A computed fold for a 74-nucleotide RNA from Adiantum capillus-veneris, annotated as transfer RNA. Model confidence (mean pLDDT): 82 of 100. It matches the Rfam family "tRNA". By type it is a transfer RNA. RNAcentral records the identical sequence in 2 taxa.
RNA sequence: GUCCGGAUGGUGUAGUUGGUUAUCACGCUAGUCUCACACACUAGAGGUCUCCGGUUCGAGUCCGGGUCCGGACA
Numbered sequence: 001g002u003c004c005g006g007a008u009g010g011u012g013u014a015g016u017u018g019g020u021u022a023u024c025a026c027g028c029u030a031g032u033c034u035c036a037c038a039c040a041c042u043a044g045a046g047g048u049c050u051c052c053g054g055u056u057c058g059a060g061u062c063c064g065g066g067u068c069c070g071g072a073c074a
Stems, first nucleotide, its partner, number of pairs: 001073007010026003019057001028044005050066005
């Protein structure tokens, strides 16, 4: 340099043919339990879906262009 894949709460992830409220686990906070802690159970908080633009009534999803990460070839 050419090509391919990826970026979604603190971490790791799901997200179907574009559809109304973005999934689950761990972690965090509170409660129940316990002398207390842990475990377990219940509830809760936490997301500009990498950035800019476009298409659309509607975009995490489609299109164009960046940035970063990984891979293949040279």